This is a predicted structure of a 72-nucleotide RNA (transfer RNA) from Fundulopanchax scheeli. Its Rfam family is "tRNA". The RNAcentral record of the sequence draws on ENA.
RNA sequence: GCAUUGGUAGCUCAAAGUUAAAGCAUCAGUCUUGUAAACUGAAAAAUAAGGGUUAAAAUCCCUUCCAACGCU
Repeated sequence: GCAUUGGUAGCUCAAAGUUAAAGCAUCAGUCUUGUAAACUGAAAAAUAAGGGUUAAAAUCCCUUCCAACGCU
C1' cells in the first nucleotide's frame, strides 16, 4: 500500500429500513442478627466521527479514525 471482518450501556452481546433487546455489573427495596444468595423494581446508549439517500438509517452509499486477521 491492498483486501476482509468488526466498533452499540461499566463489560459481553442482539437488533438484516419503522419505539435500540437481553445477561452480568451498579442503585433502591423485601428477606437476614449482619453480609452473601434469592426475589421485586429503577437508572444508564443519540449506535467510533462526519456527510449523503429516504417520509423514516445502528441498518444502505461515500470519506475519515480505531482494532483484529491476511496478502504484498